Model confidence (mean pLDDT): 78 of 100. The RNA shown here (Lysine riboswitch aptamer) has 185 nucleotides and comes from a mouse gut metagenome.

RNA sequence: AGUAGAGGCGCAUCGAUUAAGAGUAAACUGCAGGAUAUGUCAGGCAUAGGGGAAUGCAGAAGAAAGGAUGAGAUGCCGAAGGUGCAGGGUUCCUGAAACUUUGCAGGCUGGGGGCUGGAUGAAGAAUCCGGUCACUGUCAUUGGGGAGGAUGCCGGAUGGGUUUCCUCUGUGAUGGAGAGCUACU
Numbered sequence: 001a002g003u004a005g006a007g008g009c010g011c012a013u014c015g016a017u018u019a020a021g022a023g024u025a026a027a028c029u030g031c032a033g034g035a036u037a038u039g040u041c042a043g044g045c046a047u048a049g050g051g052g053a054a055u056g057c058a059g060a061a062g063a064a065a066g067g068a069u070g071a072g073a074u075g076c077c078g079a080a081g082g083u084g085c086a087g088g089g090u091u092c093c094u095g096a097a098a099c100u101u102u103g104c105a106g107g108c109u110g111g112g113g114g115c116u117g118g119a120u121g122a123a124g125a126a127u128c129c130g131g132u133c134a135c136u137g138u139c140a141u142u143g144g145g146g147a148g149g150a151u152g153c154c155g156g157a158u159g160g161g162u163u164u165c166c167u168c169u170g171u172g173a174u175g176g177a178g179a180g181c182u183a184c185u
């Protein structure tokens, strides 16, 4: 360097279904109301509006999106996620912001989980970020245990005992990080 592989509540994508969103929004009807409202924000611009805007109450009907869940399927094991930078797209125009998408960066994270703070969010869902706690895989160093092998010694010899070294195995401690670990070439 290449190929193959392992970690496990492992990762990503698609996804029927289900809950929530919500008896909410918009539209309609009636009454009150009396000048604004809408297009994410600012500035423009546009549209609706005294032939009645916003708003409130009542009535009859009544959604959807983003977010979540997830039978199952597919591809995988830096899987992937987040961060930064650069570009593209969407939301009337410009700027901002948001969302989305592409590329780059060893710049961060071994993995999942619990608790806690924050952000997003309608949410007590979920995700992300930070902190913390054990758990878990792996490697290095090291302690003591077990098994096997080599070696010297004791012994007349077998059995046995013992010295030093090596390999394997399970275990304790400390430490590391995927730029890792294992096997083969």
Base pairs, nucleotide, nucleotide: 001185002184003183004182005181008077010076011075012074013073014072018068028059029058030057031056032055036048037047038046039045040096041095042094043093044092080109081108083105084104085103086102087101088100089099090098091097110136111135113133114132115131116130117129118128119127120126138176139175140174141173142172143171145169146168147167148166149165150164152162153161154160

Rfam family: Lysine riboswitch aptamer. About the family: Riboswitches are metabolite binding domains within certain messenger RNAs that serve as precision sensors for their corresponding targets. Allosteric rearrangement of mRNA structure is mediated by ligand binding, and this results in modulation of gene expression. This family includes riboswitches that sense lysine in a number of genes involved in lysine metabolism, including lysC. The sequence is in RNAcentral, with records from MGnify.